[in-house]
This is a predicted structure of a 348-nucleotide part of an RNA (small-subunit ribosomal RNA, central domain) from a sludge metagenome. The prediction has a mean pLDDT of 89. RNAcentral holds the full RNA, with entries from SILVA.

Context: one part of a larger RNA
């Protein structure tokens, strides 16, 4: 390599547009490249292989035969793939009518709380703990009562509830604005599906410039614990968190499960339609989500089962003993931290 395989042993890009390729629904025809069949040409000799001979046998020689599994070429068929032409509607798309949603982006506001500031009432405590101490408080604190200043996040509702491709998304209004689902028939007529490069999104944490800063909090600084105690517990604390512009481009980016499409037992839950029946809030049927159980099959097994890990097609990525090592070097990206690509030597 050919295979074998990828939820948990090595193995699915973090997600997604998409371009080259690849791979694709139903009828007719027309042409025959691919593809079958026959006929011809050639496919040196020697070499393999069969069968029979010569050396006393064998290596080794000799004859004949198959064979060279290919390639022109020409006649024939025409299912199937391509291809030319027309045709269809079931795949996609659009259309009209509803509909649900923490889908985005921007602006505006609301309350509770937490600090911090005036003031008031008021006196010796407070505050933290397994005990404590650091630490705050007779210069009036804790604790309560108003008043105001600011940051930042949204208690109940809240839900194996919902929207999103993923990352994520949760006060309340408003403006733009993407997506989906249900019904209803009308249009278009295969317009699809999947993607090497490439392009965009991407959590936190990091980084620039500049703002802002309540709380919490790496680093730090103290108390304690403790054999020690660069910790776990306490006091404080700065970056950070927050915003707005540009970067970084990575995570147990997980469903450790790539899209897409058809097929294959059921129950019972819940969330968003439509229908239909009546006893007016239930039943039923369906379509679309999102969960439990569980059958046939699968599976080493655990377990997955109509949201498969199941029976099957297409594209794409990936894996190849362990350790070196996601490291060296080198490319390319980036201000930097470093990403990304991605070895060997040696060793078991």
């Nucleotide at each position: 390599c050919u295979g074998g395989g990828c939820g948990u042993a090595a193995a699915g890009c973090g997600c997604a547009c998409g371009u080259a390729g690849g791979c694709g629904g139903a009828c007719u025809g027309g042409a025959a490249a691919g593809u079958u069949g026959g006929g011809g040409g050639u496919g040196a000799a020697a070499u393999c292989c069969c069968a029979g001979g010569g050396c006393u046998c064998a290596a080794c020689c000799c004859u004949g035969g198959a064979a060279c599994u290919g390639c022109c070429u020409u006649c024939a068929a025409a299912a199937c793939u391509a291809u030319c032409a027309g045709u269809c509607u079931g795949g996609a798309g659009u259309u009209c009518g509803a509909g649900a949603g923490a889908g985005g982006u921007g602006a505006g506001u609301g309350g509770a709380a937490u600090u911090c500031c005036g003031a008031g009432u008021g006196u010796a405590g407070a505050g933290g703990u397994g005990a404590a101490a650091u630490u705050c408080g007779u210069a009036g604190a804790u604790a309560u009562u108003c008043g105001g200043a600011g940051g930042a996040a949204c208690a109940c509702c809240a839900g194996u509830g919902g929207c999103g491709a993923a990352g994520g998304c949760g006060g309340c209004u408003c403006a733009c604005u993407g997506g989906c689902u249900c019904g209803a028939u009308a249009c278009u007529g295969a317009c699809g599906c999947u993607g090497a490069g490439g392009u965009g999104c991407g959590a936190a944490a990091g980084c620039g410039u500049g703002g802002g800063g309540a709380g919490c909090a790496a680093a730090c600084a103290g108390g304690a614990u403790u054999a020690g105690a660069u910790a776990c517990c306490c006091u404080g604390g700065u970056a950070g968190u927050c915003c707005a512009c540009g970067c970084c481009g990575u995570a147990a980016a997980c469903g450790a499960u790539g899209g897409a499409u058809g097929c294959u037992a059921g129950c019972c839950g819940u969330c968003g339609g439509a229908u239909a029946g009546c006893u007016u809030g239930c039943u039923a049927u369906u379509c679309g989500g999102u969960g439990g159980c569980g059958c046939a099959g699968c599976u080493a097994a655990c377990g997955c089962a109509u949201u498969a890990a199941g029976c099957a097609u297409c594209c794409c990525g990936c894996c190849u003993g362990g350790g070196g090592a996601g490291u060296a070097c080198g490319g390319c990206c980036g201000c930097a931290a470093g990403g990304u690509u991605a070895a060997a030597a040696c060793u078991c």